This is a predicted structure of a 72-nucleotide RNA (transfer RNA) from Schizosaccharomyces pombe. Rfam family: tRNA. About the family: Transfer RNA (tRNA) molecules are approximately 80 nucleotides in length. RNAcentral holds the sequence, with entries from ENA and Rfam. Taxonomically the source falls in Schizosaccharomyces (Eukaryota, Fungi, Taphrinomycotina, Schizosaccharomycetes).
RNA sequence: GUGAUUGUAAUUCAAUGGUAGAAUGCUUAUUUGUGGCAUAAGAAGUUCUUGGUUCGAUUCCAAGUAAUCACC
Numbered sequence: 001g002u003g004a005u006u007g008u009a010a011u012u013c014a015a016u017g018g019u020a021g022a023a024u025g026c027u028u029a030u031u032u033g034u035g036g037c038a039u040a041a042g043a044a045g046u047u048c049u050u051g052g053u054u055c056g057a058u059u060c061c062a063a064g065u066a067a068u069c070a071c072c
Stems, first nucleotide, its partner, number of pairs: 001071007010024004018055001026042005048064005
């Protein structure tokens, strides 16, 4: 340089156009002599950026950007 894939919670991942969820972690409570385990509750998101299509976009389209892979 060319092509492809990926970008969503602190982390790992869901969500095939209709109010974005789970697990782990974190906080609080219960339990325990203390801690851990367990149980219950809670907080935590500008869905990489900009624009377009649409009544409505995490999802479709374009450009940009970051990472990874292949080729050179």